This is a predicted structure of a 73-nucleotide RNA (transfer RNA) from Trichonephila clavipes. Lineage of the source: Eukaryota > Opisthokonta > Arthropoda > Araneoidea > Trichonephila. The sequence is in RNAcentral, with records from ENA and Rfam. Rfam family: tRNA.

RNA sequence: GUCCCUGUUGCGCAAUGGACAGCGCGUUGGACUUCUAAUCCAAAGAUCGUGGAAUCGAAUCUCACCUGGGAUA
Numbered sequence: 001g002u003c004c005c006u007g008u009u010g011c012g013c014a015a016u017g018g019a020c021a022g023c024g025c026g027u028u029g030g031a032c033u034u035c036u037a038a039u040c041c042a043a044a045g046a047u048c049g050u051g052g053a054a055u056c057g058a059a060u061c062u063c064a065c066c067u068g069g070g071a072u073a
Stems, first nucleotide, its partner, number of pairs: 001072005007066001010025004018056001027043005049065004
C1' cells in the first nucleotide's frame, strides 16, 4: 500500500428500517438485618466512533474519514 473485521451507559454484550436503544455486572438511594454480606425495590448513567448521502423514518442501508485488531507483500 491492498483487503477483512471491530467501535452502542463505568465494563461485557444485544437490538433484520417503525424509535420511550435493552440485558448482565457495576454505581447510588431505600427496605430487610444488632452490623456486614446475601436478598428485594427503585434510580442515575448512551447525543449508538466522526461527518455526509439515500429514505416518510437509520444504531441498522450507503460513502469518506478516524480508533483498535487481523491477513498479505